Predicted 3D model of an 84-nucleotide RNA (Glycine riboswitch aptamer) from Alterileibacterium massiliense. The coordinates come from a structure-prediction model, not an experiment, and the mean pLDDT is 83. Its Rfam family is "Glycine riboswitch aptamer". From the family's description: This family represents the bacterial glycine riboswitch. RNAcentral holds the sequence, with entries from MGnify.
RNA sequence: UCUCUGGAGAAGUCUGAUUUAAUAUCAGAUGCCGAAGGGGCAAGGCGAAAGAACCGCACAAUCUCUCAGGCAAAAGGACGGAGA
Numbered sequence: 001u002c003u004c005u006g007g008a009g010a011a012g013u014c015u016g017a018u019u020u021a022a023u024a025u026c027a028g029a030u031g032c033c034g035a036a037g038g039g040g041c042a043a044g045g046c047g048a049a050a051g052a053a054c055c056g057c058a059c060a061a062u063c064u065c066u067c068a069g070g071c072a073a074a075a076g077g078a079c080g081g082a083g084a
Base pairs, nucleotide, nucleotide: 001084002083003082004081005080006079011030013029014028015027016026017025031071032070033069037067038065039064040063045057046056047055
C1' cells in the first nucleotide's frame, strides 16, 4: 500500500422550493456530535543566557476547538483484527 473484516457519537428537526414520492437535492433557521481531514496546546528538547528567569523555535494525542464533515438506514469513519 492492497483485500477482507470489526468499528462510536449526535434532530428520520422546522420553513420554503424542487421531485410521482421523500428519508434525497437546494436555500434559510435553531439544536447537537467528533473517530475523514484541519486548527490549538504540555513536559521535555533546541537556541539565547555566566547561571536562573524571561524570550524564541520545532513538536503529541483518542485532549481541546468545531473551519470542514456528520446527526434513521445507506455511504463515510479514527482506531483495530486477519491475509498478501